Description: Predicted 3D model of a 71-nucleotide RNA (transfer RNA) from Chryseobacterium indologenes. Rfam family: tRNA. The sequence is in RNAcentral, with records from ENA. Its mean pLDDT, the model's own confidence on a scale to 100, is 83. The source organism's lineage runs through Bacteria, Pseudomonadati, Bacteroidota, Weeksellaceae and Chryseobacterium.
RNA sequence: ACUCCGAUAGUGUAACGGCAGUAUCUCAGUCUCCAAAACUGACAGUACUGGUUCGAAUCCGGUUCGGAGUU
Numbered sequence: 001a002c003u004c005c006g007a008u009a010g011u012g013u014a015a016c017g018g019c020a021g022u023a024u025c026u027c028a029g030u031c032u033c034c035a036a037a038a039c040u041g042a043c044a045g046u047a048c049u050g051g052u053u054c055g056a057a058u059c060c061g062g063u064u065c066g067g068a069g070u071u
Stems, first nucleotide, its partner, number of pairs: 001070007010024004018054001026042005047063005
């Protein structure tokens, strides 16, 4: 220098172009003499910027970061 892969709640991981789900963490409640466990509920997310489309996490261009390869 070039090529390829990846980026989704604090963390892990799903999602035919059509309501972003699940587990865990955290918080609150129920239960308990108290706590733990269990149960119920809440909070929290598509790396950035453009484009295509009625509609984009998904498709396309560029950027950033991480990884692999070639020279």